[in-house]
RNA sequence: UUCUGACGAUCGGGAGAACUGGGCUUCCAGUGCCGAAGGAGCAACCGCCCCCGGAAACUCUCAGGCAAAGGGACCGAUCGUCAUUU
Numbered sequence: 001u002u003c004u005g006a007c008g009a010u011c012g013g014g015a016g017a018a019c020u021g022g023g024c025u026u027c028c029a030g031u032g033c034c035g036a037a038g039g040a041g042c043a044a045c046c047g048c049c050c051c052c053g054g055a056a057a058c059u060c061u062c063a064g065g066c067a068a069a070g071g072g073a074c075c076g077a078u079c080g081u082c083a084u085u086u
Stems, first nucleotide, its partner, number of pairs: 004083010018031005032066003038062001039060003045054003
């Protein structure tokens, strides 16, 4: 100095899902619904002699959500740190 990976920060993009009643500007209740914070479960697969362990955007819906706001997996860009490679 280059590439790649991990973590963090900043910026941009970012889905889904209701009604009714009461209250009145955003709250409560009933029933229903959504999956892309988190969590849990199983599995292809990987490690492994075995046991076992890791493991999804799948599944569950505990949590969260169903106007807006906020949050938001994930994607892109920039910067910083660490590691690897050249």